[in-house]
Context: one part of a larger RNA
RNA sequence: UAUGCUUGUCUCAAAGAUUAAGCCAUGCAUGUCUAAGUAUAAACUUACCUAUACCAAGUGAAACUGCGAAUGGCUCAUUAAAUCAGUUAUAGUUUAUUUGAUAGUGAAAUACUACAUGGAUAACCGUGGUAAUUCUAGAGCUAAUACAUGCUAAAGAGCGCGACGCAAGAAGCGCUGUAUUUAUUAGAUAAAAAACCAAACCUGGAAACAGGCUUGCGAUGAUUCAUAAUAACUGUCGAAUCGUAUGGCCCAGAGCCGACGAUGAUUCAUUCAAAUUUCUGCCCUAUCACUCUAUUGUUGGUAAGAUAGAGGCUUACCAAGGAGACGACGGGUAACGGAGAAUUAGAGUUUGAUUCCGGAGAGGGAGCCUGAGAAACGGCUACCACAUCUAAGGAAGGCAGCAGGCGCGCAAAUUACCCAAUCCUGACACAGGGAGGUAGUGACAAUAAAUAACAAGGCGGAGCAUUGCUUCGCCAUUGGAAUGAGAACAAUCUAAAACACUUAACGAGGAUCUAUUGGAGGGCAAGUCUGGUGCCAGCAGCCGCGGUAAUUCCAGCUCCAAUAGCGUAUAUU
Numbered sequence: 001u002a003u004g005c006u007u008g009u010c011u012c013a014a015a016g017a018u019u020a021a022g023c024c025a026u027g028c029a030u031g032u033c034u035a036a037g038u039a040u041a042a043a044c045u046u047a048c049c050u051a052u053a054c055c056a057a058g059u060g061a062a063a064c065u066g067c068g069a070a071u072g073g074c075u076c077a078u079u080a081a082a083u084c085a086g087u088u089a090u091a092g093u094u095u096a097u098u099u100g101a102u103a104g105u106g107a108a109a110u111a112c113u114a115c116a117u118g119g120a121u122a123a124c125c126g127u128g129g130u131a132a133u134u135c136u137a138g139a140g141c142u143a144a145u146a147c148a149u150g151c152u153a154a155a156g157a158g159c160g161c162g163a164c165g166c167a168a169g170a171a172g173c174g175c176u177g178u179a180u181u182u183a184u185u186a187g188a189u190a191a192a193a194a195a196c197c198a199a200a201c202c203u204g205g206a207a208a209c210a211g212g213c214u215u216g217c218g219a220u221g222a223u224u225c226a227u228a229a230u231a232a233c234u235g236u237c238g239a240a241u242c243g244u245a246u247g248g249c250c251c252a253g254a255g256c257c258g259a260c261g262a263u264g265a266u267u268c269a270u271u272c273a274a275a276u277u278u279c280u281g282c283c284c285u286a287u288c289a290c291u292c293u294a295u296u297g298u299u300g301g302u303a304a305g306a307u308a309g310a311g312g313c314u315u316a317c318c319a320a321g322g323a324g325a326c327g328a329c330g331g332g333u334a335a336c337g338g339a340g341a342a343u344u345a346g347a348g349u350u351u352g353a354u355u356c357c358g359g360a361g362a363g364g365g366a367g368c369c370u371g372a373g374a375a376a377c378g379g380c381u382a383c384c385a386c387a388u389c390u391a392a393g394g395a396a397g398g399c400a401g402c403a404g405g406c407g408c409g410c411a412a413a414u415u416a417c418c419c420a421a422u423c424c425u426g427a428c429a430c431a432g433g434g435a436g437g438u439a440g441u442g443a444c445a446a447u448a449a450a451u452a453a454c455a456a457g458g459c460g461g462a463g464c465a466u467u468g469c470u471u472c473g474c475c476a477u478u479g480g481a482a483u484g485a486g487a488a489c490a491a492u493c494u495a496a497a498a499c500a501c502u503u504a505a506c507g508a509g510g511a512u513c514u515a516u517u518g519g520a521g522g523g524c525a526a527g528u529c530u531g532g533u534g535c536c537a538g539c540a541g542c543c544g545c546g547g548u549a550a551u552u553c554c555a556g557c558u559c560c561a562a563u564a565g566c567g568u569a570u571a572u573u
Base pairs, nucleotide, nucleotide: 001569002568003567004566005565009448011446015441016408022406023405024404026403027402028401031067032066037064038063043059044058045057046056065427074361075360076359084281085280086279089276090275093274094273099269100268101267113240117148118147124140127137128136129135157176158175159174160173161172164169177237179234181232182231183230184229185228186227199214201212202211203210204209218225239263241262242261243260244259247257248256249255283332284331285330291323292322293321298320299319300318301317302316303315304314305313336358337357338356340351341350342349343348363384364383366381367380368379386397388395389394414439416438417437418436422435423433424432425431454479455478456477457475458474459473460472461471462470463469464468484513486506488503490502516562517561518560519559520558521543522542527557529556530555531554532553538545539544
């Protein structure tokens, strides 16, 4: 693990892994809205109303937009230096989100929209097609934080060119945000002495000059790092957004300034991660060894390509390497790895499909879109194998999610209720969640522990300090007490219930409210009792029993063991 017999209570609770990663009807399992993206619903509510032309506010179906759907859940088919575990590295890379920082810098023209630009489209309305689908066509509208386009802005400094000029100099002009790509430069510093160059300053000096002093640079174990600059390149970003309050200032103008948020956005960091990576470690097998690997990359080098990035990852050229009796290569595995589990004095042996971590997979292979993230399958496209509907033209499919069905088998539960808890996702305090929880099935295991207790009487022992006392046992003798199993008002529990805990009224004498499963020759606790059978039927793990007095079979009685459990088979220690 399965199975046989048996089963009263309480708690707890594994459960279609083994065989078929076999096949699946039906239903559900992923959606989502705030004050704060988009409302003219011809949907609702509250107001407003009578020609002055006004039509507001709220709720809000649908749809566009944004985000999520790469998490979770399931399964263990593959897989043997692979996965995985411990330990390293990323100075070899990407990272939506979170959190913290972060942007005043015309590139085109000659006049200008910056109180604000452009064109669509859905929902909607109407006309339709098909047997059929979460199929869609044509016509008519209308939005944006959708899709596009596109302005305004300081001061200072630096660099380049430079009219003019003998020279010193210099009016003026242009460029300089951030990001991309390429090239170049800086990014110093072991110690001492002397000299030189440049600039500024100090002292002396009328000057020439002489003397002296000073001069920047972050981090790491380590970089072509951070950072900065120059010359070009490309043209990323630099808010035409939303809500709530509405205030202040004057020169009183369709003026200027302004709060708290929301959303968005570039770069840097952070977080959540991911992807590669160093070292060591794995079961059986030589009836797998002059062996394996290579012109279709095997091992290394150079270059390029590809990649987020290192790398034979790929390609071109070159070299001829690389592994192996310390077992390569091949084969097997009823092999996902580990943490763990069982057993155990120690050493070990066996196990680990299974709730935690990591991996892999969604009928089998392959390819791809979207996206921060997938080689995604409750996404798409082919092929193969299955298989559904059809009006035969076509169309749709993937339960190793939760239930459920068939099949397979020794072998495994309800087509239930709920988002109340734990958490997750979303535009979110509100929605959704077969994640998850709650019941149902459930002798997988595990916990506590009823089936009687007491007294008197009678009988039989034992001991003693012996008219008796104490103590042990037996009894179809008698007695009242106690109590739950059950059932039940109620409350509690609970999302709602159910159970349990509480608890009225009920509920026990052969207390029929009846404990079983195996055994009684030995091993091994317990019968030389009775009947039946007669080497038959049968028992018996093993030794053995049975041929007419069976301690062993079939029964009755009695007894023994464990006990709400016990036997059997198998695997393992």